RNAcentral holds the sequence, with entries from ENA. A computed fold for a 103-nucleotide RNA from Pseudomonas sp. 9Ag, annotated as Guanidine-I riboswitch aptamer. The source organism's lineage runs through Bacteria, Pseudomonadati, Pseudomonadota, Pseudomonadales and Pseudomonas. The coordinates come from a structure-prediction model, not an experiment, and the mean pLDDT is 84. Its Rfam family is "Guanidine-I riboswitch aptamer". On this family, see Barrick et al., Proc Natl Acad Sci U S A 2004: "New RNA motifs suggest an expanded scope for riboswitches in bacterial genetic control".

């Protein structure tokens, strides 16, 4: 310096907040309830390149065969990281981003 040590997706988790539901507080009301506030170990929700599992496509190698644009199997590693900005109701390990920077 270069590279398919690749790519799309799904479920879930760590984590995250507060649209909706629930909870709590206050106000009004006879009451059902309505309104305002509080993220509140809850449900919904968001959610990982560097978390888990899986499908498919691709790649490498191996095996079988009836030789076909075939079938099957294995493997597909490693991974420190801001500030700032962006989306959504809002926030985040989300997105910018395997970026800047560092080793």
């Nucleotide at each position: 310096c270069a590279a398919c040590a690749g790519g799309c997706g799904a479920a879930c988790u760590a984590g995250g907040g507060u649209u909706c539901c629930g909870g709590c507080u206050c106000a009004u009301g006879c009451a059902g309830a309505u309104g305002a506030g509080c993220g509140c170990u809850g449900g919904u929700c968001c959610g990982a390149g560097a978390g888990u599992u899986c499908u498919c496509c691709g790649g490498u190698c191996c095996c079988a065969c009836g030789g076909a644009u075939u079938g099957g199997g294995a493997c597909u590693a490693c991974a420190c990281g801001g500030c700032g900005g962006g989306a959504u109701a809002a926030a985040a390990g989300c997105c910018c981003g395997g970026g800047a920077g560092g080793a």